The prediction has a mean pLDDT of 82. Predicted 3D model of an 82-nucleotide RNA (c-di-GMP-I riboswitch aptamer) from Candidatus Contendobacter sp.

RNA sequence: CGAGGGAAAAGCUAAACCCGCCGUAAGGUAGGGGCGGAAAGUACCGGAUCUUGGUUCAACCACAGAUAGCCGGACUGCCGAC
Numbered sequence: 001c002g003a004g005g006g007a008a009a010a011g012c013u014a015a016a017c018c019c020g021c022c023g024u025a026a027g028g029u030a031g032g033g034g035c036g037g038a039a040a041g042u043a044c045c046g047g048a049u050c051u052u053g054g055u056u057c058a059a060c061c062a063c064a065g066a067u068a069g070c071c072g073g074a075c076u077g078c079c080g081a082c
Base pairs, nucleotide, nucleotide: 004082005079006078012037013036017032018031020029021028022027035069041075042074045072046071047070048067049066050065051064052062053061054060
């Protein structure tokens, strides 16, 4: 130094579910909770899925949204036993 890796150490985060609020909805957010995570950090670049509306109603379209814990890519971060 370290992109393989996460033994140890320091930490971080937080699924389902419950409750309050926001949203037509997908879902988001505050608290509880803890399934998990070695990028489950950041941001929609590409796809995928979901919601809403349109439609010639299978598909497709939207200078409408949502999901980063769906995947790939980009940028960044801790350690350094092997």

It matches the Rfam family "c-di-GMP-I riboswitch aptamer". Its family is annotated with cyclic-di-GMP binding in the Gene Ontology.